[in-house]
Predicted 3D model of a 73-nucleotide RNA (transfer RNA) from an uncultured Clostridia bacterium. Its mean pLDDT, the model's own confidence on a scale to 100, is 82.
């Protein structure tokens, strides 16, 4: 400088032939318990890194941007 990949709740990671965003840890509440763990239900919690484009409709298609891992010069 060139190339190929990552990016998604507090943390690991699905969801890519477009159609209201999901797991498992965790956090909190409640039930169990003589009291803790555990185990059982429930709750909240992400405008998918950012800007823009195409569609009725984008986390998903294309551009661009600034990151970050590898590689190559």
């Nucleotide at each position: 400088g060139c190339u190929a990949c990552u990016g998604u709740g507090g943390c690991u990671c699905a969801g890519c032939a477009g159609g209201u965003a999901g797991a498992g840890c965790g956090a909190c509440g409640c039930a169990c318990u003589c009291g803790u763990a555990a185990u059982g239900c429930g709750u909240a919690g992400g405008u998918c890194a950012c800007c823009g484009g195409u569609u009725c409709g984008a986390a998903u298609c294309c551009g661009g941007u600034a990151a970050g891992u590898a590689g190559c010069u």

Its Rfam family is "tRNA". It is annotated as a transfer RNA.